[in-house]
The prediction has a mean pLDDT of 80. The RNA shown here (transfer RNA) has 73 nucleotides and comes from a Pseudobdellovibrionaceae bacterium. Its Rfam family is "tRNA". The family's RNA type in Rfam is transfer RNA.
RNA sequence: AGGGAGUUAGCUCAGUUGGUAGAGCGCCACCCUUACAAGGUGGACGUCGCAGGUUCGAAUCCUGUACUCCCUA
Numbered sequence: 001a002g003g004g005a006g007u008u009a010g011c012u013c014a015g016u017u018g019g020u021a022g023a024g025c026g027c028c029a030c031c032c033u034u035a036c037a038a039g040g041u042g043g044a045c046g047u048c049g050c051a052g053g054u055u056c057g058a059a060u061c062c063u064g065u066a067c068u069c070c071c072u073a
Stems, first nucleotide, its partner, number of pairs: 001072007010025004019056001027043005049065005
């Protein structure tokens, strides 16, 4: 320098043809327990890396850009 993959909740990751953003674990409150764990119920939490564009509507499509990993030179 060129090419590929990735970036979504605190963490690990889904999101299959554009239509209100999810799971597991974790966190908080309550129940249960003498207590803890486990279990049950409820709850909080997202500028979907960033900036534009297309569209009635974008995590998803297009352009630019940042970062991480891999390959080639």